[in-house]
């Protein structure tokens, strides 16, 4: 110095706050340093579906198998109420 990986879509998780409900409290203003529903929500979690390669089988539309790797990582900023494994971002930087 240069190169690898890097396709989208639902649905669930972990994990995240506190607008709303709830729930705790007050005379009233609150209270997430409330277990929760709702709500955000993973490139490096999961499924599932699509698509894609490769074989195979069918006269032919189609249809069956297999495969779709690997992946350490800030600080800082960004957002609806907020906040995060969200979004800058497989970013810098590491290797």
């Nucleotide at each position: 110095c240069a190169a690898a990986a890097g396709a989208c879509u639902u649905u669930c998780u972990a994990g995240g706050g506190u607008u709303c409900c709830g729930c705790c409290a007050u005379a009233a203003c609150g209270g997430g340093u409330c277990u929760g529903g709702u709500c955000c929500g993973a490139g490096a979690g999961a499924a599932a579906g699509c698509g894609c390669a490769a074989a195979g089988a069918g006269c032919g539309a189609u249809c069956u198998u297999u495969g779709u790797a690997c992946a350490c990582g800030g600080a800082g900023g960004g957002a609806g109420a907020a906040a995060a494994g969200c979004c800058c971002g497989g970013g810098a930087g590491a290797u």
A computed fold for a 95-nucleotide RNA from Rossellomorea aquimaris, annotated as Guanidine-I riboswitch aptamer. Rfam family: Guanidine-I riboswitch aptamer. Rfam's curators write: This family represents a conserved RNA structure found upstream of the ykkC and yxkD genes in Bacillus subtilis and related genes in other bacteria.